[in-house]
Molecule: small-subunit ribosomal RNA
Organism: metagenome
RNA sequence: GCCAGUUGAUCCUGCUGGAGGUCACUGCUUUUUGGUUGGGAUUAAGACAUGCAAGUCUUAGGGAUUGGUCUGUCAGUCCCUGGCGAACGGCUCAGUAACACGUAGACAAUCUGCCCUUAGGAGAGGGAUAAUCUCUGGAAACGGAGGGUAAUACCACAUAGAAAACAGGCACUGGAAUGUCCUGUUUUCCAAAGGAUAUGUGCGGCAUGAUCAAACAUAUCGCCUAAGGGUGAGUCUGCGGCCUAUCAGGCAGUUGGUGGGGUAGUGGCCCACCAAACCUAAGACAGGUACGGGCCAUGAAAGUGGUUGCCCGGAGAGGGGCACUGAGACAAGGGCCCCAGCCCUACGGGGUGCAGCAGUUACGAAACUUCCACAAUGCGCGAAAGCGUGAUGGAGCCAACCAAAGUGCCAUACUUUUAGUAUGGCUUUUGAGGAGUGCAAAAAGCUCCUCGAAUAAGGGGUGGGCAAGACCGGUGCCAGCAGCCGCGGUAAUACCGGCGCCCCAAGUGGUGACCAUAUUUAUUGGGCCUAAAGCGUCUGUAGCCGGAUCAAAAAGUCCUUGGUGAAAUCCUGGCUCUUAAAGUCAGGGCGUGCUAGGGAUACUACUGGUCUAGGGACCGGGAAGGGUAGAAGGUAUUCCAUGGGUAGGGGUAAAAUCCUUUAAUCCAUGGAGGACCACCGGUGGCGAAGGCGUUCUACUGGAACGGGUCCGACGGUGAGAGACGAAAGCGUGGGUAGCAAAUCGGAUUAGAUACCCGAGUAGUCCAUGCUGUAAACGCUGCCCGCUAGGUGUUGCAUGUUCCACGUGAGCAUGCAGUGCCGAAGUGAAGACAUUAAGCGGGCCGCCUGGGGAGUACGGUCGCAAGGCUGAAACUUAAAGGAAUUGGCGGGGGAGCACAACAAGGGGUGAAGCUUGCGGUUUAAUUGGAUUCGACCCCGGGAACCUCACCAGGAGCGACAGCAGAAUGACGGCCAGUCUGAAGGGCUUGCCUAACACGCUGAGCGGAGGUGCAUGGCCAUCAUCAGCUAGUGCCGUGAGGUGUCCUGUUAAGUCAGGCAACUAGCGAGACCCUCCUCUUCUAUUGCUACUGUUUCCUCCGGGAAGCAGGCACUUUGGAGAGACUGCCUUUGUAAAAAGGAGGAAGGUGAGGGCGACGAUAGGUCAGUAUGCCCCUAAUCCCCUGGGCUACACGCGAGCUGCAAUGGUAGAGACAAAUGGACGCAACCCCGUAAGGGGAAGCAAAUCCCCUAAACUCUAUCUCAGUAUGGAUCGAGGGCUGCAACCCGCCCUCGUGAAAUUGGAAUCCCUAGUAACCGUGGAUCAAAAAUCCACGGUGAAUGAGUCCCUGCUCCUUGCACACACCGCCCGUCAAGCCACCCGAGUUGGGUUUGGAUGAGGCUUUAUCCAUAGGGUAGAUUCGAAUCUGGGCUCAGCGAGGUGGGUUAAGUCGUCACAAGGUA
Repeated sequence: GCCAGUUGAUCCUGCUGGAGGUCACUGCUUUUUGGUUGGGAUUAAGACAUGCAAGUCUUAGGGAUUGGUCUGUCAGUCCCUGGCGAACGGCUCAGUAACACGUAGACAAUCUGCCCUUAGGAGAGGGAUAAUCUCUGGAAACGGAGGGUAAUACCACAUAGAAAACAGGCACUGGAAUGUCCUGUUUUCCAAAGGAUAUGUGCGGCAUGAUCAAACAUAUCGCCUAAGGGUGAGUCUGCGGCCUAUCAGGCAGUUGGUGGGGUAGUGGCCCACCAAACCUAAGACAGGUACGGGCCAUGAAAGUGGUUGCCCGGAGAGGGGCACUGAGACAAGGGCCCCAGCCCUACGGGGUGCAGCAGUUACGAAACUUCCACAAUGCGCGAAAGCGUGAUGGAGCCAACCAAAGUGCCAUACUUUUAGUAUGGCUUUUGAGGAGUGCAAAAAGCUCCUCGAAUAAGGGGUGGGCAAGACCGGUGCCAGCAGCCGCGGUAAUACCGGCGCCCCAAGUGGUGACCAUAUUUAUUGGGCCUAAAGCGUCUGUAGCCGGAUCAAAAAGUCCUUGGUGAAAUCCUGGCUCUUAAAGUCAGGGCGUGCUAGGGAUACUACUGGUCUAGGGACCGGGAAGGGUAGAAGGUAUUCCAUGGGUAGGGGUAAAAUCCUUUAAUCCAUGGAGGACCACCGGUGGCGAAGGCGUUCUACUGGAACGGGUCCGACGGUGAGAGACGAAAGCGUGGGUAGCAAAUCGGAUUAGAUACCCGAGUAGUCCAUGCUGUAAACGCUGCCCGCUAGGUGUUGCAUGUUCCACGUGAGCAUGCAGUGCCGAAGUGAAGACAUUAAGCGGGCCGCCUGGGGAGUACGGUCGCAAGGCUGAAACUUAAAGGAAUUGGCGGGGGAGCACAACAAGGGGUGAAGCUUGCGGUUUAAUUGGAUUCGACCCCGGGAACCUCACCAGGAGCGACAGCAGAAUGACGGCCAGUCUGAAGGGCUUGCCUAACACGCUGAGCGGAGGUGCAUGGCCAUCAUCAGCUAGUGCCGUGAGGUGUCCUGUUAAGUCAGGCAACUAGCGAGACCCUCCUCUUCUAUUGCUACUGUUUCCUCCGGGAAGCAGGCACUUUGGAGAGACUGCCUUUGUAAAAAGGAGGAAGGUGAGGGCGACGAUAGGUCAGUAUGCCCCUAAUCCCCUGGGCUACACGCGAGCUGCAAUGGUAGAGACAAAUGGACGCAACCCCGUAAGGGGAAGCAAAUCCCCUAAACUCUAUCUCAGUAUGGAUCGAGGGCUGCAACCCGCCCUCGUGAAAUUGGAAUCCCUAGUAACCGUGGAUCAAAAAUCCACGGUGAAUGAGUCCCUGCUCCUUGCACACACCGCCCGUCAAGCCACCCGAGUUGGGUUUGGAUGAGGCUUUAUCCAUAGGGUAGAUUCGAAUCUGGGCUCAGCGAGGUGGGUUAAGUCGUCACAAGGUA
């Protein structure tokens, strides 16, 4: 001092979680020591067995008994009377919100045993009683009767004295006499223990000695009275400290007085009478919770939370009540009574109280020994010795806390190092053994000796936050982890193990609680336009705050001084324990306070004056939809009447319901009635807000401006309170034209309880009463002051100019209102910005994560509907604000494209066939591809092979180890047999000669899985024009700018502008082919021309060849050419349109070339490849089958439906390929397919090779035909081991559907579409496929964004997996907590009634008589029974809503104009 979590990313708001400290419990682990105010507080102030925790005094007295003594008597034990103590100490925290506590005071309203001081005194008597003895009742507890006795026990008298009243004195204290003191009178009351012991002297008794002993003296301890002190106690007062207002009124001894009673004492403390007061929003009363404080935890502090232990105070002793004794109690180990519980009992009656120390039980997550000692410190008693003391001091147990120490060190060798192992050595805290010291007794500790590294390390973590693994194995959204975010669906750094590493360490983790973090309750120190948050508005009470100036006083305030604020705790320093913790001494601080004295007077308050700047009053002329009431008016709608007029009208996207021949709609005239008030009209006016709009009148409220006459702080805000308060709604009475919830009908639709249409009732209107809420919004409370401007507009005033002279117009200035822009500043940003959300002051209201919920309960208001006030359980990691980048929109704008339209051409979709896919079938019909971007695709050619599928049959393991093998393994072969066939198995025989799958590892192989693990390649967006970087600038930031705007282009192509300037990948340029030209080349090409040879001839010539030649054509090299270069027009320019020249004109035509990226697109079956799987089978081989099936659906093609045609005959013109496992001229045979021979050619030479459409002639004449050729029959041919499943071709015969194709849909812009044929690939054979090639050769358009899409800009968004998005509610299912609920059960409290233990007081009742009993009276009154009120809690059939839960149902209301904002 922060860190993680909302988002694609950002900044905020906001909460959740983590890191720290403390307390309690707990898991795993554990060597030693010291210290502490640690240890049944939390739950049960529940219940308790057993033992102990309060006695002591014989120097107060009497007696019993034991021992000693000869006896008097001595010593001890015990009982009783008596004295003191038992009211302390110890425990606990239930109750208590109170004078209980703290602090400061008061008692002039009090008491005080023992203690201290002072003064005085103690005379003289009396009668009992306990113990005990005898008798006796009872189970016991405990008694009863009689005899007998003492005192420091008890009683009476005397003296001293005390109290009260009255009168006087006025001395003392004091702030004040009512106190004290002095004098007098009266009345009343009324002391004592001359005891105990010791010493001395000793009358007297005796056994003459000791000894006992009267009396006296001294000493000590006691007794009485009075005064004082001290200690302790009691009472009263100020102030202080919890929650709830969903507790707002409480109170009848209540408040006060008079007079009594009572008490130590004041007092309604109690009583009688009188009065009617008293407390309360500064929180009474009620409810809940809680012993209070010193202190403790945490924090920088303020604070917040706690308070078990120690100290002070209080309260309690099983629950409740009561008194007695006493100095003191209403008494923890005393008494009486009731209640609840337990125990004993002979059933008659008795006993008991661990919240003392140990201990038991129950409760619980949770807490020790039935120990030792009075040695120390205290306390009680005693003259003392001493006795007692579970107070206390010690020990035991416990990972309670704090502190200290240790678990080793060195050398050598080995290993790569850290480190480890081995050997040797050192040290010895601790450990083991021993001696001394120590203590009440031990233990521990301390000192010393011996042994020996020996006896001593764990817990948690390792994805991020958060230090530490991109290690291995297992698992496979399973098991599990996870505070939060989140991991796990076959390569998990996150689960479970192993190894390594990290942190702390005798500890380390977990759970719960508190503080801090949290400025997340904000006094210090927060907010409220949009994140949660300004009351709908105003008036105003209490309260809070308040202009200038003078004076006085001193309440607040400030200064100073005295007292007090216990100790412990805290801080600093010293000292003692080996150090530390701890203890102790000294000083300081804290206790932030209270109280008292003295002083200051600036500020605030108070008091008394003065003033005018705030505020108010007055005067003046203007402005206005301000309000209320009345009167008047206007157009339109509707209805009615009359007239005219005739078949439709109305309504919609289109319709229909509806109206209309009983005459509608339409036109005209007249009338009725209700509501409303066009234009003016304006981010213009008025009002506190809601709200206010025809005109006029009456009454009435407010504001602005100007004047500066008057008052003199009269003010601001405003909890409660009051008034007003849209629309809808409610009550009563009217009114009702139009409109119109509900409702009805018609449409739409899958449905349509809606949107649209036709009707239509409440209502809307008026009067009166209620309701009291709205997105009542500027989502911005009211008032005051200060802080740059610019520009509109409304009102008033002043000045000035104009003027039509008007109440006119313009301009300027000022004030007041109302808008826009904008500096500083503020803000998370959007934005606000003198009308603040800026800078300050005053007052009020409100907020504290989301949901549950503005709900429940309670209260209150309302006729109701409902309003106001207003939670919790539970649930959740986000919800939210602003802005950014994308994507999307049934948003907008611009541009573009024949996989878009338009204008056209030709198809598909109907038929038959071919082919692919789906489906179905099958032993198998192998597999992949599925919108565009799968479907003549992989496959560019399945009879076997291919082949992956099916049926059947065979085969195969390098290498290592083990078992086996010269007693012959493995292998090969003739024959037989099994077999479809086969040394594949078996039988027999032969050959060979060392290996060996029987087992375990490990391999070969795999067209087995995963294209969602991958490489590579490809498809598509898309040949679309986009995609980025550096520097600078803007922004808190994500990001933006550049890349935008205006033009232009095929193009982010180019130009101009611009906080941008440059640059890159794309586009273009580039490469190939074609088109023109030049040049070179010249064989196998060409051959005009020249020469020549042969042949033919119709005698004109022609053909073939050779030698030249390269003009032309051609081949293939190198070049040229086109650049908007030139001209005109338009334009700033870029460029566009047109033109010239040119073979070609605006990228000349066609290809290649495919940016950043995206689609988890396709391919593991082309190859490669990770992981997984199979391994004698998912490997390899063979035979046969299948991929060729067939009710059906879809795609792509071929052939056609004919005359622009078919058939027959004749004739013409290509290009580009290919060829040795080949192409094959030519000849012969065959109708043909083809067959038999065979030259040439590894090719510009030879061959395939006749191109066809076309042209000419003939025929057919519109028909299922001389169209069409499917299907089927017969006969042949070719390839090939093989043609059945299942090939192709030929000939003859047969001659199906089909007569131009519904909805829908595809391609195409020029040498294109369409039509025509040719070649190649694959290939033994097998195209209707694909890829190339040429031939013939159009129509239409020169546009647009309507459909489908693409690009850019902008806008909205609750989307970001990005609209195939997101998301809402009902219903159905599971779970959870609350609420209501007939009732029922229990607790608390209060108030009546009945009974009433017991107590205080009292009585000329009676008995007894020192004390007592009995019977009454007044009164208090526990407890029990019973009735009512209030309140809390449990259960509760059933019911309502809420929350939550990967893949249920129905719809689609919200987010885009979300398809009706």